Two RNAs folded together computationally: RNase P RNA and transfer RNA, 468 nucleotides in total.
[in-house]
RNA sequence: GGAGCCGGCCAGGCGGCCGCGCCCGAGGUCCCCAGUGAUGGGUGACCGAAGGUGAGGAAAGUCCGGACUCCGUAGGGCAGGGUGCUGGGUAACGCCCAGGCGUGGCGACACGUGGCAAGCGCAACAGAGAGCAGACCGCCCGGGUCACCCAGAUGUUGGGGCCCGGGUAAGGGUGAAACGGUGAGGUAAGAGCUCACCAGCACGACGGGUGACCGUCGUGGCUAGGUAUGCCCCACCCGGAGCAAGGCCGAGCAGGGACCACGGCGGCCCGCCGACAUGGUCCCGGGUAGGCCGCGUGAGGCGUCGGGUGACCGACGUCCCAGAGAGAUGGUCGCCGCCCGCAGCCGGGUAACCAGCUGCGGGAACAGGAUCCGGCUUACGUGCCGACUCCUCCC
RNA sequence: UCCGGGGUAGCUCAGUUGGCAGAGCGUUCGACUGUUAAUCGAUAGGUCGCCGGUUCGAGCCCGGCCCCCGGAG
Numbered sequence: 001g002g003a004g005c006c007g008g009c010c011a012g013g014c015g016g017c018c019g020c021g022c023c024c025g026a027g028g029u030c031c032c033c034a035g036u037g038a039u040g041g042g043u044g045a046c047c048g049a050a051g052g053u054g055a056g057g058a059a060a061g062u063c064c065g066g067a068c069u070c071c072g073u074a075g076g077g078c079a080g081g082g083u084g085c086u087g088g089g090u091a092a093c094g095c096c097c098a099g100g101c102g103u104g105g106c107g108a109c110a111c112g113u114g115g116c117a118a119g120c121g122c123a124a125c126a127g128a129g130a131g132c133a134g135a136c137c138g139c140c141c142g143g144g145u146c147a148c149c150c151a152g153a154u155g156u157u158g159g160g161g162c163c164c165g166g167g168u169a170a171g172g173g174u175g176a177a178a179c180g181g182u183g184a185g186g187u188a189a190g191a192g193c194u195c196a197c198c199a200g201c202a203c204g205a206c207g208g209g210u211g212a213c214c215g216u217c218g219u220g221g222c223u224a225g226g227u228a229u230g231c232c233c234c235a236c237c238c239g240g241a242g243c244a245a246g247g248c249c250g251a252g253c254a255g256g257g258a259c260c261a262c263g264g265c266g267g268c269c270c271g272c273c274g275a276c277a278u279g280g281u282c283c284c285g286g287g288u289a290g291g292c293c294g295c296g297u298g299a300g301g302c303g304u305c306g307g308g309u310g311a312c313c314g315a316c317g318u319c320c321c322a323g324a325g326a327g328a329u330g331g332u333c334g335c336c337g338c339c340c341g342c343a344g345c346c347g348g349g350u351a352a353c354c355a356g357c358u359g360c361g362g363g364a365a366c367a368g369g370a371u372c373c374g375g376c377u378u379a380c381g382u383g384c385c386g387a388c389u390c391c392u393c394c395c
Numbered sequence: 396u397c398c399g400g401g402g403u404a405g406c407u408c409a410g411u412u413g414g415c416a417g418a419g420c421g422u423u424c425g426a427c428u429g430u431u432a433a434u435c436g437a438u439a440g441g442u443c444g445c446c447g448g449u450u451c452g453a454g455c456c457c458g459g460c461c462c463c464c465g466g467a468g
Stems, first nucleotide, its partner, number of pairs: 001391004006386004010381001012336007020054004027047004031042004056366001060377002063375005068242004080238005085099005100113005114233002119231002121227002136172002138168008148160004180198006201220008246293004255284007262274004300319008338363008347354002396467007405420004414451001423437004444460005
């Protein structure tokens, strides 16, 4: 210098002009009450200066987990759903950290992960045979046949071919996959049939580790195939709904009740009885529209110290940082900063190479909170920083 | 704030114990006809929405993402 791999940070700054949401609110206009009035009072409405404050690493997808709220719930089990190596972190998780084993890569590193020697299934096509199976070609043994061939020669013999019966799993061939590998013995030919070594498995003992697991030794039998992201088994976890949750206040209309007006007993009043409609006054519950709360001091941010390999935890200090009406952060100009390309000029170094300055041109993305928080995933931009790996060049 | 269904040829849709991707209409060519339609015969046409994974093998099983349609309060 090139290629790569892993982790972290940032998401431009300042100023001018115009503009937006919320809080606070000088002040102003109108309204109501008291007063003859000046004026005073109002937690009535509207406008509103100045000031303060105002999105993200993903605010997104809504894929997991929790907080919170209401409903349900003695306890246990079944069903259903989810997760799945081990240990740890956490409020919790399908997240994170550290480790084990396997696979890929020269490597940094990445990816995967319970159990098919519990049971039931499944495997097209090809192939002889596809789950304890198999014999097409081949190899070997026995028998038959002389209508065929060769040798031999008159013994009706031997070999081949063909047919029948059997053995075999070395070799060929099929397939994604064919029941350990190499060598020797053995055999008619062969075969874990036997043996040695190797690979792999089960069991036992010892040692290391919290554990997954690893190492050594011994014994056994020669082999145990794939698929659980098929059913299933095992272990652990899970009640339901969701801020339009939920709570408080509450017009208007409709409804209910009491009384009066009404009708009857009357000449009148009181009183008693009646009850439908209408009207008036007062009261009532549920609760619509609407309003308020929930609603941001929190598993909170930052800094220092301490513990831990790490995720993370603890102590102390310090800060308050959007809470909206269905939804506010933008536009433009100037300067500076960052990055890229080209050109020029200087500088460092023995060299490969590197840094700086000036000018011109270009670039700066994805995207917007709505109950909150922890994750994951997806979108996206350069740029910067750090650790590491491989190759090449120079000294 | 939640829930459900779907994406396969130009169009409308099938596709189950995972095993060569199909049907109807349409396209193109031919036949029939004086010509056209109808009819008959033949024919081409597929990133199974995208990316990974499981498997010998994925339209189908698993995970993530994109788009469309519908529903609840």